Overview:
A computed fold for a 111-nucleotide RNA from a Bacteroidota bacterium, annotated as SAM riboswitch aptamer (S box leader). Lineage of the source: Bacteria > Pseudomonadati > Bacteroidota.
RNA sequence: UACUUAUCCAGAAAGGUGGAGGGAUUAGGCCCUGUGAUACCUUGGCAACCUCUUACAGCUCUGCUGUAAAAAGGUGCCAAUUCCUACCCCGGAUUCGGGGAGAGAUAAGUU
Numbered sequence: 001u002a003c004u005u006a007u008c009c010a011g012a013a014a015g016g017u018g019g020a021g022g023g024a025u026u027a028g029g030c031c032c033u034g035u036g037a038u039a040c041c042u043u044g045g046c047a048a049c050c051u052c053u054u055a056c057a058g059c060u061c062u063g064c065u066g067u068a069a070a071a072a073g074g075u076g077c078c079a080a081u082u083c084c085u086a087c088c089c090c091g092g093a094u095u096c097g098g099g100g101a102g103a104g105a106u107a108a109g110u111u
Stems, first nucleotide, its partner, number of pairs: 002110007013043005021032003026086004044078003049074003053069007082103001087100005
C1' cells in the first nucleotide's frame, strides 16, 4: 500500500502549549471557534476489537468453541449518528420517512 472479516443512533474531559480557523476529501447544509477552537503534550476517563485471567456450558477433550465477568497488556476513542445529504430502491413522494450501496474510521488477520 492493498485485500478479507466485524463494528460504527451507546459511552467517556480537565490542565498546559499555541494563536486561527476547524468538523477526512469535493459541494451544499448545519454546527464548533479569541468565553481560545482544530492540533500537540500531560493527567484522567470510556469502551471491550485482540492478548491475558476467572466462572459456566458444549464438543470431535494434551485442546477448541460459545456465553458472562474483569480491565493487567496491545490498539482505539472522549461535540453533534461516521454531524447530515450527494448514488440506488421502497413508501401515493421536488421538500418527508425507511432501507441499501459507495466513501470513511477502528480492530483483527493476510499481503